[in-house]
């Protein structure tokens, strides 16, 4: 330098032939239960879907660039 893969909540991740509101588990908070803790149950908070731009009536999803990570190949003298 080139190819391919990945980036979604604090963590692990689902969702890709564009369209109801972006979901789950764990974790976190409140409440119930307990003398208390744990466990359990109910409710809740938390996301500009890596960044910038483009296409479109509409983008996590398609296109371009960039960043970061992984992997393979090449180059170097």
């Nucleotide at each position: 330098g080139g190819g391919c893969c990945g980036u979604u909540a604090g963590c692990u991740u689902a969702g890709u032939a564009g369209g109801u509101c972006a979901g789950a588990g764990c974790g976190c908070g409140a409440c119930a239960u307990u003398u208390g803790c744990a466990a359990u149950g109910u409710c809740g908070a938390g996301g500009u879907c890596g960044c910038c731009g483009g296409u479109u009536c509409g983008a996590a999803u398609c296109c371009g660039g960039c960043a970061c990570g992984g992997u393979c190949c090449a180059c170097c003298a």
The RNA shown here (transfer RNA) has 77 nucleotides and comes from Candidatus Berkelbacteria bacterium RBG_13_40_8. The coordinates come from a structure-prediction model, not an experiment, and the mean pLDDT is 80. Lineage of the source: Bacteria > Bacteria candidate phyla > Candidatus Berkelbacteria. It matches the Rfam family "tRNA". By type it is a transfer RNA.